[in-house]
RNA sequence: GACGAACGCUGGCGGCGUGCUUAACACAUGCAAGUCAAGGGGAAUCCCGCCUUCGGGCGGGAGGACACUGGCGAACGGGUGAGUAACGCGUAGAUAACCUGCCUUACAGAUGGGGACAGCCCCGGGAAACCGGGAUUAAUACCGGGUACGAUCCCGACACAUGCGUGUCGGGAUGAAAGCGGGCUUCGGCUCGCGCUGUGAGAUGGGUCUGCGUCUGAUUAGCUGGUUGGUAGGGUAACGGCCUACCAAGGCGACGAUCAGUAGCUGGUCUGAGAGGAUGAUCAGCCACACUGGGACUGAGAUACGGCCCAGACUCCUACGGGAGGCAGCAGUGGGGAAUUUUGCGCAAUGGGCGAAAGCCUGACGCAGCAACGCCGCGUGACCGAUGAAGCUUCGCGGAGUGUAAAGGUCUGUCCCGGGGGAAGAAAGGUUUCGAUGUGAAUAACAUCGGAAGUUGACGGUACCCCGGAAGAAAGCCCCGGCUAACUUCGUGCCAGCAGCCGCGGUAAUACGAGGGGGGCGAGCGUUGUCCGGAAUCAUUGGGUGUAAAGGGCUCGUAGGCGGAUCGAUCAGUCGGAACUUAAAGGGCACGGCUCAACCGUGUAAGUGGUUUCGAGACAGUCGGUCUUGAGUUCGGUAGAGGAAGGCGGAAUUCCUGGUGUAGCGGUGAAAUGCGUAGAUAUCAGGAGGAACACCGAAGGCGAAGGCAGCCUUCUGGGCCGAAACUGACGCUGAGGAGCGAAAGCGUGGGUAGCGAACAGGAUUAGAUACCCUGGUAGUCCACGCCGCAAACGAUGAGUACUUGAUGGUGAGGGAUUCGACCCCUUCACUGUCGGAGCUAACGCGUUAAGUACUCCACCUGGGGACUACGGCCGCAAGGCUGAAACUCAAAGGAAUUGACGGGGGCCCGCACAAGCGGUGGAUUAUGUGGUUCAAUUCGAUGCAACGCGAAGAACCUUACCUGGGCUUGACAUGUGCUGGAAACCCUGGUGAAAGCCGGGGCCUCCGCGAGCUUGCUCAAGGACCGGUACACAGGUGGUGCAUGGCUGUCGUCAGCUCGUGUCGUGAGAUGUUGGGUUAAGUCCCGCAACGAGCGCAACCCCUGUCCUUAGUUGCCAGCACGUUAUGGUGGGGACUCUAGGGAGACUGCCUGGGAUAACCAGGGGGAAGGUGGGGAUGACGUCAAGUCCGUAUGUCCCUUAUGCCCAGGGCUACACACGUAAUACAAUGGCCGGCACAAAGGGCAGCAAUACCGCGAGGUGGAGCAAAUCCCAAAAAACCGGCCUAAGUUCGGAUUGCAGUCUGCAACUCGACUGCAUGAAGCAGGAAUCGCUAGUAAUCGCGGAUCAGCAUGCCGCGGUGAAUACGUUCCCGGGCCUUGUACACACCGCCCGUCACGCCAUGGAAGCCGGUAGCGCUCGAAGCCAGUGACCCAACCCCGACCCUCGGGUCGGGGAGGGAGCUGUCGAAGGUGAGACUGGUAACUGGGGCG
Repeated sequence: GACGAACGCUGGCGGCGUGCUUAACACAUGCAAGUCAAGGGGAAUCCCGCCUUCGGGCGGGAGGACACUGGCGAACGGGUGAGUAACGCGUAGAUAACCUGCCUUACAGAUGGGGACAGCCCCGGGAAACCGGGAUUAAUACCGGGUACGAUCCCGACACAUGCGUGUCGGGAUGAAAGCGGGCUUCGGCUCGCGCUGUGAGAUGGGUCUGCGUCUGAUUAGCUGGUUGGUAGGGUAACGGCCUACCAAGGCGACGAUCAGUAGCUGGUCUGAGAGGAUGAUCAGCCACACUGGGACUGAGAUACGGCCCAGACUCCUACGGGAGGCAGCAGUGGGGAAUUUUGCGCAAUGGGCGAAAGCCUGACGCAGCAACGCCGCGUGACCGAUGAAGCUUCGCGGAGUGUAAAGGUCUGUCCCGGGGGAAGAAAGGUUUCGAUGUGAAUAACAUCGGAAGUUGACGGUACCCCGGAAGAAAGCCCCGGCUAACUUCGUGCCAGCAGCCGCGGUAAUACGAGGGGGGCGAGCGUUGUCCGGAAUCAUUGGGUGUAAAGGGCUCGUAGGCGGAUCGAUCAGUCGGAACUUAAAGGGCACGGCUCAACCGUGUAAGUGGUUUCGAGACAGUCGGUCUUGAGUUCGGUAGAGGAAGGCGGAAUUCCUGGUGUAGCGGUGAAAUGCGUAGAUAUCAGGAGGAACACCGAAGGCGAAGGCAGCCUUCUGGGCCGAAACUGACGCUGAGGAGCGAAAGCGUGGGUAGCGAACAGGAUUAGAUACCCUGGUAGUCCACGCCGCAAACGAUGAGUACUUGAUGGUGAGGGAUUCGACCCCUUCACUGUCGGAGCUAACGCGUUAAGUACUCCACCUGGGGACUACGGCCGCAAGGCUGAAACUCAAAGGAAUUGACGGGGGCCCGCACAAGCGGUGGAUUAUGUGGUUCAAUUCGAUGCAACGCGAAGAACCUUACCUGGGCUUGACAUGUGCUGGAAACCCUGGUGAAAGCCGGGGCCUCCGCGAGCUUGCUCAAGGACCGGUACACAGGUGGUGCAUGGCUGUCGUCAGCUCGUGUCGUGAGAUGUUGGGUUAAGUCCCGCAACGAGCGCAACCCCUGUCCUUAGUUGCCAGCACGUUAUGGUGGGGACUCUAGGGAGACUGCCUGGGAUAACCAGGGGGAAGGUGGGGAUGACGUCAAGUCCGUAUGUCCCUUAUGCCCAGGGCUACACACGUAAUACAAUGGCCGGCACAAAGGGCAGCAAUACCGCGAGGUGGAGCAAAUCCCAAAAAACCGGCCUAAGUUCGGAUUGCAGUCUGCAACUCGACUGCAUGAAGCAGGAAUCGCUAGUAAUCGCGGAUCAGCAUGCCGCGGUGAAUACGUUCCCGGGCCUUGUACACACCGCCCGUCACGCCAUGGAAGCCGGUAGCGCUCGAAGCCAGUGACCCAACCCCGACCCUCGGGUCGGGGAGGGAGCUGUCGAAGGUGAGACUGGUAACUGGGGCG
């Protein structure tokens, strides 16, 4: 795009079309084929006459129903598509092998006779259908005789033609007929029309034959007995094995016979640019069929839809004896189905049958009805109408959208309703009449032509026109994630659902559902189904096969296909012209008719095809001649693991014998099994046997491939080179076919040293039916025979030709050459590597093509199922070859790219390992977590990167949790309305645990537009402030960190991450950023199709280390002075320390060496410091949907007398356990006692607090000083000195517990810290495992601070003392760069294979069971045709006899001719039966497969 459609929703009108695609299933009822001047009979009715018992009867006439005889028709028209793969259809021919009623035309004829049968009547049988008998009768019915031609047959002749023949002439034989009607008539007949007979011709319609074309399957490869042909005969309209007899043995088939499946064919229709593909409704042509099968009859024509006979199935009637029927005609019914109409009107038109005609018949046809089934046309209104109603939707609450849309106003009238008018389709024919012409004796009649009159419409009062009314009655459907035009809100929450493909939905869904809005089409719109297109996705036009699917394992070769140069001939290929055909309709174009269109008409063009004919002669073919370049032969050389057979050789392994010799050998990662004291291994000598051939040896050679390797001999294939000669296209490819064909395997026989499936043992392991080890059988070897597969690979078929190069190898030759095997140049053949153009998706190929062309063969067409099943062929078997389908998936796949990953590689880092020191893991305690418990134990954090984390302080508070008691505009914010006010505020009672609830009192205000006045008072709108009330709202540590901002952790202080331009690539992308060095570093240098740049690194900043300078108070005190028991205490000083400002200093600057002379590295000098001096701050692009909605912010959802707020008490502090992080220890490098030194950095007014006094102590009393370089906290501790302890659960250790206290605080019960006395637990150095640290570091020692009323073993800081070790980078962990592989890309915590278990699905096998189809054998054998017979039957013709007569004849009897019933036979459908074939269904059980 299309449709004979169907389904869903919807539906106003008209025109034109179309309408059982399924059950060729079954059919009630009605209709669909009759008609006719022939024939005989003749009902109803009417007329006349007569009779009458008034009912009617009889006779005659008109009339003509009805069936019958007869003619024509019924073989057309109409239906259907079952069958048919066929001369069925299409196309082009043939018929010299034929027929043809009615029609046209021509010629001739139509004579004379005869006998019957229906009907009607009578009788009989039967339920019926119908049948039998008798009598009578007509014909255009039937039958003889006669006649006849140009017909048919035979014979002869001639002409033409020739494969049989055609025509003409002569002779012989055979074969016809029917009348009816009109007019006239002198009744003899004449004439006209229709009919009849013979013959010729035509037209029309058919029969038959032929070339070509016409679906699928080869998992159908052979088929065939009347089969193929001949002869003779029969038969037919006609050829013919069409049939029969005989003879011959043929015929068809890979160019697809036979068989199976499917199917009516065509014009056309749909689609497509075309070529094609699909299709074969309606219309038209042909065919086939008519319940199923068979058969003939009649006829011009049938093997007959509405005829007959038989058989079968089914239905109906029946009196049970028998009968009837055939809608695939039009309607209609049932059934089937997703689905397809009225039991309508009419013959008015067109057409058909009959008829002379009128006319009759016509479910053909014309119309109407039903159906949006299709196509076409029209309408459902038009114009105006708001900064724009309402409603709805949305919203940032301002608005925006729906939207000029509506309302409203003006107007129109298609359609609709009412009324009125009103066609065309109708012209013929016929009737009447007039005229002309013809036939005719005719003014009759008839025929033809012309004129006039009147007549005929189913549709239908329809189309159309006019008038009136009236916007009144007339819009839906689908879609809005992308493809694909059209977006928002709500609901839902992987649910419900959507979906053509991709895919949507798990709480913010443009994808589901709804609303709003929008898009598309519109009386329709969607969906489903089917076909073509897109699809170059079967490729003729117009594809491919190295790796995506696809080259056969290789060769030879049959058929076939293709084929060198030249000359000539020919013309079936090819090309051109012409002719015929290619039906009509359809389609194209033009014009025309319905108002337009659809639809219809006329004309024209086209019709690529077929046939015939004429021509051309290049190319191809064919024929003939010639040629040598393709191919081959001969000759001379030549290399080689080419093949086959026979023989020979040495090394090695193993075994045997003997010698020497002793305890092991062997084997592995390590072992063990195994061998060995019966003497192994080792070693020497000898022997046996089998298999394989080191070095040469190679990128080497040979072969068609598989493949081929010691040496020699014999036989043998092929290649290459050289030079001539010869043959003369002998060539290439190659479906089938034949041969060869590694390894493994099979059969028979042999052989067996080593190796070695299976097997055994030992190990390894979670297991180990493996890898490793010890053994070891088939096998490996030989002969013969099978097998026929492979990653049989260059994953690349064979052949020929052409197309830049470079460089190797092998063989042969030539040139040049001091002539040499070197070297150089070169030819041919083979074999490699690299590369140009070109090709390729890329990789790559690239004269050995995957380039450019030609020829031939093979093969491919998404993945799985499936190198499968079934069938066939082959095989001894194993198995091979050929080779599907159901079902299932939305991919499978190739090449390349970027990452990520690897028990890949290279390079390099890091307390990563190693080397060290100290810990953790064991104990007790503290703290956090899990778990458990609980009314609650609030919540979060969960590998590293949660767990002394949020929390830098949970007794109340905090607090989010629980229990209970309360509040409801609220504890807090803003605003509004109303109301109160004596403001606020203060005091206070009751109740209560408090909150709260219920009250009492005091104070009785400030500002103030304005007004009144008593001039400082009052009133007063309003404001400030407070309370009450109402309403907006507050509030939420309620959810979502996977809706977010911000912040943070982590990789990681790792050295990386990118961009612009350029270049390369079809592209992803690459390059830069890789490489060579170097660095802590993408740090720097060099190189480079790259050149630059950005974020990172480094530096700039801070602290610290040295020096200088400035400044000296609260700091300092060297010198001077004063003072003190003493003290920078004082004067003073700036020197020093120090403080805190500024500066200097370090840059590989210098030297030596290394390195590319570079970057840089090593060492040295100098220096306080040396190679980033040490430390800090600083964290690229990004990753982890990492963490946090409970810090704050924030979208959305949820709660609103509660999930908000207040309060009391409790809980967060629980405790069988488990883990993390710490503290303290286990002791002598220690503990205790005493003495005595040396810090830094901090903090301090609701604070730090000195001296002093009290207390054993915590602490108390008290308060100097200090907002602090001044005073205080403040004692530093370890260290050092002295003493005790002496190896013990201790003078270690301090848990736990008791008592007594102190302090803070409203309050230490749950649940604080501290003190004293007493108590004195575990623990004696911590399993597997694991952490930190590389120097002022670890370790160890104390000090301070934040939080804080109080509470520190935690955290953040400070200083004191102060080590050990690093060979090194193999390994563990993490990371960086390059490279490689990849089937990974939520990226190895990836992907993914197979079994098993479960569910579902389709399928193979299968004892069987049940069907279907076609054929074969046998049997039975209907109807019927044919043949025979026919004793029975028979009017016509013939003969004989008898009788009668009107002498023509008639009747009867007999016989003959001829015919028939019956019977017999051949053939013969259905049926029966038998063995098979093909195909389907089903099946216990069973096999694998797919999906989940």
This is a predicted structure of a 1492-nucleotide RNA (small-subunit ribosomal RNA) from an uncultured bacterium.
RNAcentral holds the sequence, with entries from ENA, Greengenes and SILVA.
Rfam family: Bacterial small subunit ribosomal RNA. Its family is annotated with structural constituent of ribosome and ribosome in the Gene Ontology.
The prediction has a mean pLDDT of 82.